[in-house]
Context: one part of a larger RNA
RNA sequence: GCCUACGAGUUACUCCUCACUGGCAAGGUUAAGUGCAUAGAUGCACGCAGCCGCAGCGAAAGCGAGUCUGAAUAGGGCGCGUAGUCAGUGGGGGUAGACGCGAAACCUAGUGAGCUACCCUUGAGCAGGAUGAAGGAGCGGUAACACGCUGUGGAGGUCCGAACCAGUUUCCGUUGAAAAGGAUUUGGAUGACUUGAGGGUAGGGGUGAAAGGCCAAUCAAACUAGGAAAUAGCUCGUACUCCCCGAAAUGUAUUGAGGUACAGCGUCGUGGUUAGGUUUGCUGGAGGUAGAGCUACCAAUAGGACUAGGGGGUGUCAGAGCCUACCGAAUCCUGAUGAACUCCGAAUGCCAGCAAAUUCAUACACGGCAGUGAGGCCUGGGGUGCUAAGGUCCCCGGCCGAGAGGGAAAGAACCCAGACCCGCCGCUAAGGUCCCUAAGUUCUAGCUAAGUUGAACAAAGGAGGUCCAGUUGCUUUGACAGCCAGGAGGUUGGCUUGGAAGCAGCCAUUCCUUUAAAGAGUGCGUAACAGCUCACUGGUCGAGCGACCGGGCAUCGAUAAUACGCGGGCAUCAAGCUAGGCACCGAAGCGCGGGAUUUCAUCUUAUGAUGAAGUGGUAGGGGAGCAUUCUGGUUGCGGAGAAGCCGUCCUGUCAGGGAUGGUGGAGCGUCCAGAAAAGCACAUGUAGGC
Numbered sequence: 001g002c003c004u005a006c007g008a009g010u011u012a013c014u015c016c017u018c019a020c021u022g023g024c025a026a027g028g029u030u031a032a033g034u035g036c037a038u039a040g041a042u043g044c045a046c047g048c049a050g051c052c053g054c055a056g057c058g059a060a061a062g063c064g065a066g067u068c069u070g071a072a073u074a075g076g077g078c079g080c081g082u083a084g085u086c087a088g089u090g091g092g093g094g095u096a097g098a099c100g101c102g103a104a105a106c107c108u109a110g111u112g113a114g115c116u117a118c119c120c121u122u123g124a125g126c127a128g129g130a131u132g133a134a135g136g137a138g139c140g141g142u143a144a145c146a147c148g149c150u151g152u153g154g155a156g157g158u159c160c161g162a163a164c165c166a167g168u169u170u171c172c173g174u175u176g177a178a179a180a181g182g183a184u185u186u187g188g189a190u191g192a193c194u195u196g197a198g199g200g201u202a203g204g205g206g207u208g209a210a211a212g213g214c215c216a217a218u219c220a221a222a223c224u225a226g227g228a229a230a231u232a233g234c235u236c237g238u239a240c241u242c243c244c245c246g247a248a249a250u251g252u253a254u255u256g257a258g259g260u261a262c263a264g265c266g267u268c269g270u271g272g273u274u275a276g277g278u279u280u281g282c283u284g285g286a287g288g289u290a291g292a293g294c295u296a297c298c299a300a301u302a303g304g305a306c307u308a309g310g311g312g313g314u315g316u317c318a319g320a321g322c323c324u325a326c327c328g329a330a331u332c333c334u335g336a337u338g339a340a341c342u343c344c345g346a347a348u349g350c351c352a353g354c355a356a357a358u359u360c361a362u363a364c365a366c367g368g369c370a371g372u373g374a375g376g377c378c379u380g381g382g383g384u385g386c387u388a389a390g391g392u393c394c395c396c397g398g399c400c401g402a403g404a405g406g407g408a409a410a411g412a413a414c415c416c417a418g419a420c421c422c423g424c425c426g427c428u429a430a431g432g433u434c435c436c437u438a439a440g441u442u443c444u445a446g447c448u449a450a451g452u453u454g455a456a457c458a459a460a461g462g463a464g465g466u467c468c469a470g471u472u473g474c475u476u477u478g479a480c481a482g483c484c485a486g487g488a489g490g491u492u493g494g495c496u497u498g499g500a501a502g503c504a505g506c507c508a509u510u511c512c513u514u515u516a517a518a519g520a521g522u523g524c525g526u527a528a529c530a531g532c533u534c535a536c537u538g539g540u541c542g543a544g545c546g547a548c549c550g551g552g553c554a555u556c557g558a559u560a561a562u563a564c565g566c567g568g569g570c571a572u573c574a575a576g577c578u579a580g581g582c583a584c585c586g587a588a589g590c591g592c593g594g595g596a597u598u599u600c601a602u603c604u605u606a607u608g609a610u611g612a613a614g615u616g617g618u619a620g621g622g623g624a625g626c627a628u629u630c631u632g633g634u635u636g637c638g639g640a641g642a643a644g645c646c647g648u649c650c651u652g653u654c655a656g657g658g659a660u661g662g663u664g665g666a667g668c669g670u671c672c673a674g675a676a677a678a679g680c681a682c683a684u685g686u687a688g689g690c
Base pairs, nucleotide, nucleotide: 001690002689003688004687005686006685011096012095013094015093016092017091018090019089020088021087022086023085024084027052028051029050033046034045035044036043037042056063057062066078067077068076069075099237100236102234106227107226108225109224110223111222117201118200119199120198121197122196123195124194125193126191128160129159130158131156135152137150138149139148140147164188165187166186170183171182172181203219205215206214207213240625241624242623243622244621245620250263251262252261253260254259264372265371266369267368268367269366270365271364276360277358278357279356280355281354282353283352284351285350291344292342293341298338299337302334303333304332305331309327310326311324312323313322314321375400376399377398378397380395381394382393383392384391405416406415407414420595421594422593423592425591426590427589431585432584433583434569435568436567440582442581443580444579445578446577447576453571454570461556462555465553466552467551468550470548471547472546473545474544482540483539484538485537486536488513489512490511493507494506495505519534523532524531596615597614598613599612600611601610602609603608626679628676629675630674631673632672633671635669636668637667644663645662646661647660648659649658650657651656
């Protein structure tokens, strides 16, 4: 992992409540018990104790269809115009383990120191080698000591190193040979040493050279049994089918935030009923948003004018005064801001009334049963944040949640569209129509040359890319571009300067002359000249040429981690982009044919017919069934082969039911009722097998 078996809303209660069924009814009902019957289970009768109801109100005395409050014959609160009760079944609640499994823990009583920690008593063990303390001896030495030397001696938590004890390093082992070992290496090895035997200390207790270590492979409180099915607002699991409806992730509160209560939203029943929803028109309202405005307030605010006050300067004995490209309240002019400003002020939306429409059918009240109270994304209006977030918090709407189908290559939420079943029928939506791939290599007119583009993906900025529109200028009296020629003289203007000659710089009404035209000079150049060139003019040529502004498409800007990549192939008057037309494809949408089922209506009757509208669905509510085991009744089958098992076939909308062949070898069904140890895929479920 698979298979088989087992495995979770049960049972009790003279508890509470609701619904249905039945009995009796202003009443209903017996309990224990007794008697009778019976083989027994039990049935019948008695039994009136008790319980519920028939009257309430008040704290009570008490009063009573009223009563309490109160001064009240006021108002108000709670009552009064009767329906209950007993039993059965079911939905829910309560008390019990109360749907099942699951703690970490707590308490009580015991069992443990044959492991290990420490202690007590009594024993045992430590090869060999090394070092050589004190003491004492001899000799030397001293006044005497001291002291020195030699040998003697044999001390030590001394040294080296086996046994023994330990466990430093590395490797192996890691479903091991071993639930801590093996190999190598290493520390101690006369000591705070090691060890045998006997004994002691016990669980909030011991013992601890102290690591929260150890106390029998268990220790921040051992183990065993019991309280005990502790408790678990937590996690997981919770078993057959079909039909109808169908949520919530919000508000308030909470030792409250992943729980719960009440409300909201779902479902089922009952009731009186058309009140309800939506849209349109009319009428009447509430309101301060968008916008706008501010000599309408508050706050803020740029420039100017004017001017109290101030600063600076001047003046004087002190002043007065005067000046001021300084600061500047108030006022005026121009401009202009604001969620917590408003002289103003919409559109929508909202509320109420009336009317109409509607192939919307609800709404309301009471009662039973819930679930939900983690929401999420998208468009729009906002707060917060960075006008960040797949961020966060509100509001209107949609969708996912609980929604399948088509499109977007793929993709909860985007676009289209809401799946009862069947059909090798039709039409469309979004989106598509060259091939993959269903349908146009469709038509008309433009644009793009970048493979731009071809369904996400970019800016500031740069640019004689190209197309279109406009404004303006020049042009057959010849424009624009090219080519040929000229481009002169006073003069090297004056100044400056070493030099300054058109061209370092400064100055200037930069003038005059000759001219077709030619600047006291546009750029290159020289040390300065020279030289080249331009403006300007003529010739040649022969038809358009410049400047500006706006728009379309394209271009650069353009950098991400493994080659490319529009989904791919691939596509250029397109299979790209813009505008327009026609046709086609395309879904579970719509239609057509057949069928099922629900609700309502009508007609009917014993369950139908017709019509209309429905039939996606999680939590959840309601309804109808299938199967299993047993019991009562009923009626059948079976050695001419029951159940079970294996295969095949038939049948029902499903759970399922049936037939037949084989196997098997003794029991098993139908129908009507009843009762449950009543349905497994899953709980790291339990046991067994493989």

Large-subunit ribosomal RNA, domain II from Hymenobacter sp. BT559, 690 nucleotides, folded computationally. Its mean pLDDT, the model's own confidence on a scale to 100, is 84.